[in-house]
RNA sequence: GUCCGUCCAGGGCAAACUCGCUGCGAGGCGGGGACGCAAAGCCAGGGACCUCGUCAGCGACGAGGCCGCCCGGUUGCCGGU
Numbered sequence: 001g002u003c004c005g006u007c008c009a010g011g012g013c014a015a016a017c018u019c020g021c022u023g024c025g026a027g028g029c030g031g032g033g034a035c036g037c038a039a040a041g042c043c044a045g046g047g048a049c050c051u052c053g054u055c056a057g058c059g060a061c062g063a064g065g066c067c068g069c070c071c072g073g074u075u076g077c078c079g080g081u
Base pairs, nucleotide, nucleotide: 003080004079005078012037013036017032018031019030020029021028022027035068041074042073043072045071046070047069049065050064051063052062053061054060055059
């Protein structure tokens, strides 16, 4: 370095729900809380899904959200190889 994994070791993150704040909204932030996660670290590049708006409109377009939906990019601990 590659690939495989969580047996060892140190650990890490934090679903639902809830409280507060915030946004038209999807949501976001913080506290509590753990369903789970070997990248559940980071990135909105592609798709899916969700929101707002426009148009006469089935639908289209524009602007957003979401990485714990998938693909992709990138970084990393330990062990084996």
c-di-GMP-I riboswitch aptamer from a Chloroflexota bacterium, 81 nucleotides, folded computationally.
The coordinates come from a structure-prediction model, not an experiment, and the mean pLDDT is 85.
The sequence was found by an Rfam model in a public genome assembly.
Of the family's consensus pairs, 95% are formed in the model.